Annotation: This is a predicted structure of a 73-nucleotide RNA (transfer RNA) from a Planctomycetota bacterium. The coordinates come from a structure-prediction model, not an experiment, and the mean pLDDT is 82. It matches the Rfam family "tRNA". The family's RNA type in Rfam is transfer RNA. The sequence was found in a public genome assembly.

[in-house]
RNA sequence: GGGGGAUUAGCUCAGCUGGGAGAGCGCAGCACUGGCAGUGCUGAGGUCAGGGGUUCAAGUCCCCUAUCCUCCA
Numbered sequence: 001g002g003g004g005g006a007u008u009a010g011c012u013c014a015g016c017u018g019g020g021a022g023a024g025c026g027c028a029g030c031a032c033u034g035g036c037a038g039u040g041c042u043g044a045g046g047u048c049a050g051g052g053g054u055u056c057a058a059g060u061c062c063c064c065u066a067u068c069c070u071c072c073a
Base pairs, nucleotide, nucleotide: 001072002071003070004069005068006067007066010025011024012023013022019056027043028042029041030040031039032038049065050064051063052062053061
């Protein structure tokens, strides 16, 4: 320098054929318990890496950039 992959909640990751942004763990509150732990219920938490484009509509398609992984040289 070139090819491929990844980037979504604090962490690990889903997200189907373009239309509701989610799960587990963690966190907060409440209940059960004498207390802790544990379990259950409820809740908070998001610039979907950044920018641009296509579209009525983009996490999803296209282009550029950044970081990381990998292969080739």